[in-house]
A computed fold for a 96-nucleotide RNA from Pseudoruegeria sp. SK021, annotated as TPP riboswitch aptamer (THI element). Rfam family: TPP riboswitch aptamer (THI element). Rfam describes the family as follows. Vitamin B(1) in its active form thiamin pyrophosphate (TPP) is an essential coenzyme that is synthesised by coupling of pyrimidine and thiazole moieties in bacteria. The RNAcentral record of the sequence draws on Rfam and Ribocentre.
């Protein structure tokens, strides 16, 4: 100097569904998938961007039902700086 790998700090961006029961219809208990179901500074993601949104009350499959699985998706959007580490290249110094 490059920014290939990993980690951290601070900052920022997100989502929180479906079903069953009880119920005074405010709520509450349980089940399913998942990192996370507004239980949390908890979880995930930050341009190397499928975290997340739009398309979408979308399409095919499955299920008790559901972003449950896949398509859509090489689509359109979407939030960053620094430090350290790994690696590579160059220059100089010391020593041989």
């Nucleotide at each position: 100097g490059c920014u290939c790998u990993a980690a951290g700090a601070c900052a920022g961006g997100g989502g929180c569904g479906c079903c069953c029961g009880u119920u005074g219809u405010g709520a509450u208990g349980g089940g399913c998938u998942g990192a996370g179901a507004u239980c949390g500074u908890a979880c995930c993601c930050u341009u190397u961007g499928a975290a997340c949104c739009u398309g979408a009350c979308c399409c095919g499959g499955u299920u008790a039902g559901u972003c449950c699985c896949g398509g859509c998706g090489u689509a359109g959007g979407a939030a960053g700086u620094c430090u350290u580490u790994c690696g590579c290249a160059g220059a100089c110094a010391a020593g041989g």